[in-house]
This is a predicted structure of a 332-nucleotide RNA (Bacterial RNase P class A). It matches the Rfam family "Bacterial RNase P class A". About the family: Ribonuclease P (RNase P) is a ubiquitous endoribonuclease, found in archaea, bacteria and eukarya as well as chloroplasts and mitochondria. The family's RNA type in Rfam is ribozyme.
RNA sequence: AAGGUACAGUAGGUGAUUGCUUGGGUUUUAAGACCUAAGAGGAAAGUCCGGGCUGCGAUGAAGCGAGGUUCCGUCUAACGGACGGCUGGGGUAACCCAAGGGAUAGUGCAACAGAGAGUAGACAGCCUUUAGAGAUAAAGGUGAUGGUGAAACGGUGGGGUAAGAGCCCACCAGCUUCUUAAGCAAUUAAGAAGGCUAUGUAAACCCAACUUGCAGCAAGAAUGGAUUGGUUUUGCUUCAUAUUUUUACCAUUCGCUAAAGCUUUAUAGCAAUAUAAAGAUUAGAUAAAUAAUCACCCUUAGACAGAACUCGGCUUAUGCUGUACCUUAUCU
Numbered sequence: 001a002a003g004g005u006a007c008a009g010u011a012g013g014u015g016a017u018u019g020c021u022u023g024g025g026u027u028u029u030a031a032g033a034c035c036u037a038a039g040a041g042g043a044a045a046g047u048c049c050g051g052g053c054u055g056c057g058a059u060g061a062a063g064c065g066a067g068g069u070u071c072c073g074u075c076u077a078a079c080g081g082a083c084g085g086c087u088g089g090g091g092u093a094a095c096c097c098a099a100g101g102g103a104u105a106g107u108g109c110a111a112c113a114g115a116g117a118g119u120a121g122a123c124a125g126c127c128u129u130u131a132g133a134g135a136u137a138a139a140g141g142u143g144a145u146g147g148u149g150a151a152a153c154g155g156u157g158g159g160g161u162a163a164g165a166g167c168c169c170a171c172c173a174g175c176u177u178c179u180u181a182a183g184c185a186a187u188u189a190a191g192a193a194g195g196c197u198a199u200g201u202a203a204a205c206c207c208a209a210c211u212u213g214c215a216g217c218a219a220g221a222a223u224g225g226a227u228u229g230g231u232u233u234u235g236c237u238u239c240a241u242a243u244u245u246u247u248a249c250c251a252u253u254c255g256c257u258a259a260a261g262c263u264u265u266a267u268a269g270c271a272a273u274a275u276a277a278a279g280a281u282u283a284g285a286u287a288a289a290u291a292a293u294c295a296c297c298c299u300u301a302g303a304c305a306g307a308a309c310u311c312g313g314c315u316u317a318u319g320c321u322g323u324a325c326c327u328u329a330u331c332u
Stems, first nucleotide, its partner, number of pairs: 001328010012297007020039008041304001045315002048313005053216004058241007066212005071085005086100001087098004101207002106205002108201003123146002125142007154172006173197001175194008220254006262279007
């Protein structure tokens, strides 16, 4: 200097003028007027998860169906999330990804080639016997050699055999069991024994364990008006017990913003996070307010982009700035 990886911050500030909304205060019979405080994000987006809250299913039981998760430990209200590890895969590396239980319950699939693709199979070849002058033919044995293939019943060497084969032996690789060491554990390393080793795929059907009501603020509640009769599982079926009340519509008010919230500090922890103390109160519109102009400063002044019950995650879009690490080249 270039390329890459991971993480963090920020998303203009000050002043003036004008305008809009909400809360508080003063004033006005009221309308209104004045003062003051505040007023759209890091993702408000997606609606992929988990809750709070609300309503419904009359209650309970059994069966069926459907859905979700899947290594270990910790965190959390909870999660399919986060953090830290293990294993596997990708990358030169920093780092990233995982849809991480089971193939010895069963079924299915693995094109083509090849004799044969799972207790498969005999094409060429080799060996034995018989017939034959011979080429060759028949029967039996074989799977070491050759061929096909991604993969052909483990590899190398030796013994043995009619010829061969873990048939036997030695050394390896793989699998199973046991022991030792480290670790909370997943697991890792080493050793011993055994049989001789029959693939892969469950992001194929399936099996196992655990788990799961439904709908959602246009949920719902109250009041008033108007109108008028029904109703019983919000996955399905069965059984038992028990028992009730007004639908659809319109208007107004509530729900509606103090939250498992936010900021700072300390302690513990690798971390996620937990505990304690202190501080501040930071939009609630209802067809939709949260803005516009000017000046200066800073500078990136603009990108992605607008709240609608709310919170914790995940994913996606994006301008600028900074930190740490990896690789390459050059100089000292």